[in-house]
C1' cells in the first nucleotide's frame, strides 16, 4: 500500500430496510433478613464509531474518515 472483517447503555450481546433497539451482567431503589449475601419486584441508562448519500422510511444499503483484528505484498 491492497483485501476482508468488526464498531450497538459501564461490560457482554441480539437485530439483516418498517410503529416502541431484545436479553444477560453490573448500577440504583424496594420486598425479605437481626444484618449481609442470595432470591424476587421495579427503575434509570444506547440520536447504534464519525460525516455524507440512497430511500416514503437506515443500526441495517452506498461512499469517505477513524479505531480494533486477520490476511496479502
Nucleotide at each position: 500500500g491492497c483485501c476482508g472483517u468488526u464498531g450497538u447503555g459501564g461490560c457482554c450481546a441480539a437485530g439483516c430496510g418498517g410503529u416502541u433497539a431484545a436479553g444477560g451482567c453490573g448500577u440504583u431503589g424496594g420486598u425479605c433478613u437481626u444484618g449481609u449475601a442470595a432470591a424476587c419486584c421495579a427503575a434509570a441508562g444506547a440520536u447504534c464509531a464519525c460525516g455524507a448519500g440512497u430511500u416514503c422510511g437506515a443500526a441495517c444499503c452506498u461512499c469517505g474518515u477513524c479505531a480494533g483484528c486477520g490476511g496479502c505484498u